[in-house]
Annotation:
Predicted 3D model of a 65-nucleotide RNA (transfer RNA) from a fish gut metagenome.
RNA sequence: CAAUGGCUCAAUUGGUAGAGUGUCGGUCUCCAAAACCGAGGGUUGUGGGUUCGAGUCCCUCUUGA
Numbered sequence: 001c002a003a004u005g006g007c008u009c010a011a012u013u014g015g016u017a018g019a020g021u022g023u024c025g026g027u028c029u030c031c032a033a034a035a036c037c038g039a040g041g042g043u044u045g046u047g048g049g050u051u052c053g054a055g056u057c058c059c060u061c062u063u064g065a
Base pairs, nucleotide, nucleotide: 001064002063003062006021007020008019009018015052023039024038025037026036027035045061047059048058049057
């Protein structure tokens, strides 16, 4: 310094956690791929604290550089 869906990454001054890719289903096709449409998948490394409200602020620990 970093840790957020399977993977790669976003998230503004603290205010309802998103995208790409992958997966599944559909359209298309002789079949498949590509393209297009749709769906599922997270309580944000652990445990506490502050706050009306924490991915975001504070402390401890773990892992990686």

The sequence is in RNAcentral, with records from MGnify. Its Rfam family is "tRNA". The family's RNA type in Rfam is transfer RNA.